[in-house]
RNA sequence: GCCGGUGUAGCUCAGUGGCAGAGCCGCUGUCUUGUAAACAGACGACCGGGGUUCGAUUCCUCGCGCCGGCU
Repeated sequence: GCCGGUGUAGCUCAGUGGCAGAGCCGCUGUCUUGUAAACAGACGACCGGGGUUCGAUUCCUCGCGCCGGCU
């Protein structure tokens, strides 16, 4: 330099155009003499710009980060 993949919550991952979810961690509460476990609850995220569309996490494009291949 060229090609491909990937980017969603603190972490690991779902989500094939119409409400953004799960598990774990952390927080609060209940329970306990206390801790842990268990149960309940709340908080928290779509990498950035542009385009298509009535509507974009999703499709297209250009960047950026990461991973891999070729040279």
Molecule: transfer RNA
Organism: Planctomycetota bacterium